[in-house]
RNA sequence: GCGGAUGGCUGGAUGGCCGCGAAACCACGGUUUCGAGGAAAGUCCGGACUCCACGAAGCGAAGGUGCCGGGUAACGCCCGGCCGGGGCAACCCGAGGGAUAGCGCCACAGAGAACAGACGGCCUCGCCAGCGAGGCAAAGGUGAAACGGUGAGGUAAGAGCUCACCGCGGGACUGGCAACAGAACCGGCACGGCAAGCCUCACCUGGAGCAAUGCCGAAUAGGGGUCUCGCAUGGACACGCUUCGGUUCAGGGACCCGGGUUGGCAGCAUGACCCUUCCGGCGACGGCGGGGCAAGAUGAAUGGUCAUCACCCCGGACACGGGGCACAGAAUCCGGCUUACAGGCCAUCCGCACCC
Numbered sequence: 001g002c003g004g005a006u007g008g009c010u011g012g013a014u015g016g017c018c019g020c021g022a023a024a025c026c027a028c029g030g031u032u033u034c035g036a037g038g039a040a041a042g043u044c045c046g047g048a049c050u051c052c053a054c055g056a057a058g059c060g061a062a063g064g065u066g067c068c069g070g071g072u073a074a075c076g077c078c079c080g081g082c083c084g085g086g087g088c089a090a091c092c093c094g095a096g097g098g099a100u101a102g103c104g105c106c107a108c109a110g111a112g113a114a115c116a117g118a119c120g121g122c123c124u125c126g127c128c129a130g131c132g133a134g135g136c137a138a139a140g141g142u143g144a145a146a147c148g149g150u151g152a153g154g155u156a157a158g159a160g161c162u163c164a165c166c167g168c169g170g171g172a173c174u175g176g177c178a179a180c181a182g183a184a185c186c187g188g189c190a191c192g193g194c195a196a197g198c199c200u201c202a203c204c205u206g207g208a209g210c211a212a213u214g215c216c217g218a219a220u221a222g223g224g225g226u227c228u229c230g231c232a233u234g235g236a237c238a239c240g241c242u243u244c245g246g247u248u249c250a251g252g253g254a255c256c257c258g259g260g261u262u263g264g265c266a267g268c269a270u271g272a273c274c275c276u277u278c279c280g281g282c283g284a285c286g287g288c289g290g291g292g293c294a295a296g297a298u299g300a301a302u303g304g305u306c307a308u309c310a311c312c313c314c315g316g317a318c319a320c321g322g323g324g325c326a327c328a329g330a331a332u333c334c335g336g337c338u339u340a341c342a343g344g345c346c347a348u349c350c351g352c353a354c355c356c
Stems, first nucleotide, its partner, number of pairs: 001352010012309007020035007037327001041338002044336005049209004062205005067081005082096001083094004097200002102198002104194003119140001121136007148166006167189001168187003173182003213266004223257007233250005273292004278287003311324005
């Protein structure tokens, strides 16, 4: 210098004017302070909180998780490691329990696909252009996968048939908390793959969600109670009918109680909070001390405009002119994951080339 890998930061700045939301203060009209994000998004996991359900334990169903160790309030998240795969490497990827519990499946191609198999081929023999009988599975071909691989010996040709190395299996041993790894010994090799088909093993899980939930609560219309009236209207009672009076029910009036719509308040901003010295740890993270308070709307604020500067693009006679400036927009709150994102910056590491 070129190419790459990993981790992280940033996401225009300042000022004037006019507005919007919240809080505090007062002279009630203002003043002061604060006012979106790294994802506020998807609502995919895990919780806090609230209500409902529930005597305890076990078994089962359904759903989820799944190498090992650690972190955490918890997790399907994070850190460290193991194994497998990819890359020259930095590094990346893995739905990574169990295939001797059982069932099922293995397309196409191919002779043969799971207690294997013989298409072409090789070898021997018999007849003998070719065919028949037998031997072989090493080399060819097919496939994602062909019942160990390479080499040597051996043989008619061959074959773990024999041997060496590699692989595989086995029981001990050693190292490691563990996943797992290792040299030696034994075994001539058998036990193909798929659990992202059913299954099985271990562990986890009650349901609904801030429109949760609690409190206050008018006017009007319902509900209930007490007292009172018998004045207005209607019914019933003693009766053959009428009138008056009486009793009673509905009802009228007054007061009270309860539910509850709109609405208001709380929940709701001091919290598994943020920044940081030091200490422990490889790390995720933990501990001690110090400092800080940072949106809280609900027909739902967080905006508009002007100026100067920064950055990018275009034009240019290098004065300048024009245009652009990502993804996006809190709603109970946290921890994660995932997805979107113009441009800019930083750190560490790897490979190649060149120079000293």
Molecule: Bacterial RNase P class A
Organism: Boseongicola sp. SB0665_bin_10